[in-house]
RNA sequence: UACUUAUCAAGAAAGGAGUAGGGACAUGGCCCGACGAUACCUUAGCAACCUUCACACCCGUGAAAGGUGCUGCAUCCAUCCUCGAAAAGAGGGAAGAUAAGUC
Numbered sequence: 001u002a003c004u005u006a007u008c009a010a011g012a013a014a015g016g017a018g019u020a021g022g023g024a025c026a027u028g029g030c031c032c033g034a035c036g037a038u039a040c041c042u043u044a045g046c047a048a049c050c051u052u053c054a055c056a057c058c059c060g061u062g063a064a065a066g067g068u069g070c071u072g073c074a075u076c077c078a079u080c081c082u083c084g085a086a087a088a089g090a091g092g093g094a095a096g097a098u099a100a101g102u103c
């Protein structure tokens, strides 16, 4: 880098340093941001995919937190398809993110 499987409306902030844009990409919308955002570092926290332990030994249940991940918004929303009078709404997909595995 590619492929496979699973999940993605829950949850979790302070400080440091620093500057002007930021919420993955494009368009539209809606938001965040000089009361200093986003990204970075530290600490703290959230969760429990892998892992470890105990019980059960088919499924599983509970505890811990070692490897990751995450800590504005539904993955912020729509875009493509279906239902629908409807860009009201619902379902699915694409793309993306994360984990585990394979090459």
Stems, first nucleotide, its partner, number of pairs: 002102007013043004021032003026079004044071003049067002051064005075095001080092004